[in-house]
RNA sequence: CAAUUCGACACCUAGGGUUCCGCGCUCUCGCCGAGCGGUCUGGACCGAGAGGUGAGCGCCGGGCCCGCGUCCGGCGUCACGGAGGGAUAAAAGCCCGGGAGAU
Repeated sequence: CAAUUCGACACCUAGGGUUCCGCGCUCUCGCCGAGCGGUCUGGACCGAGAGGUGAGCGCCGGGCCCGCGUCCGGCGUCACGGAGGGAUAAAAGCCCGGGAGAU
C1' cells in the first nucleotide's frame, strides 16, 4: 500500500411524529356518529455507527478432563459531522451515512 472475513442481533433510553385507541373542542341539551386538534400528559407505534445493557464472537489466564472438550474469570480501542433526499399515516439521533466535509 492492497485484498479478504467479521463488526449482524435483542431489550431499553435520548429522541420522534399522529394511521389506531384515548383525551379536548364543535355539530348538540343528550345518544349514535362526524369534523377539527400532537402548540394533547398518555396507551400503542418508530427509534441511535459516534447512547446503555445483554447475548454472541475473538483473544488471554486458570480449574477439570485419557481425550473430544467443558467451566470460571479478564480484555475487546477511536469516532467532530452538514445541507439535501427517502420510507411509513407522519416524523425523528431511523435509512442514504464511520456518507459529503472537517481534524
This is a predicted structure of a 103-nucleotide RNA (Guanidine-I riboswitch aptamer) from an Actinomycetes bacterium. The prediction has a mean pLDDT of 84. The source organism's lineage runs through Bacteria, Bacillati, Actinomycetota and Actinomycetes. It was read from a public genome assembly, where an Rfam model found it. The model forms 100% of the base pairs in the Rfam consensus.